[in-house]
RNA sequence: GGGGUAUUAGCUCAUUUGGCUAGAGCGCUUGCCUGGCAGGCAAGAGGUAAGGGGUUCGAUUCCCCUAUACUCCA
Numbered sequence: 001g002g003g004g005u006a007u008u009a010g011c012u013c014a015u016u017u018g019g020c021u022a023g024a025g026c027g028c029u030u031g032c033c034u035g036g037c038a039g040g041c042a043a044g045a046g047g048u049a050a051g052g053g054g055u056u057c058g059a060u061u062c063c064c065c066u067a068u069a070c071u072c073c074a
Stems, first nucleotide, its partner, number of pairs: 001073007010026004019057001028044006050066005
């Protein structure tokens, strides 16, 4: 220098080929059970889907550029 893959909640990850209000586990908060801790049960908060642009009636999803990480070739 060139090719490929990945980037979604605090963490680990789903969401299949564009369409309902983007979900799960762990964690966090609150309440209840318990004399208290631990533990259990219930409810809740938390997302510009890496950044920008484009296509489209509509984009996490398709296209382009950029950033970061990993990887292959030279």
Molecule: transfer RNA
Organism: Bacteroidota bacterium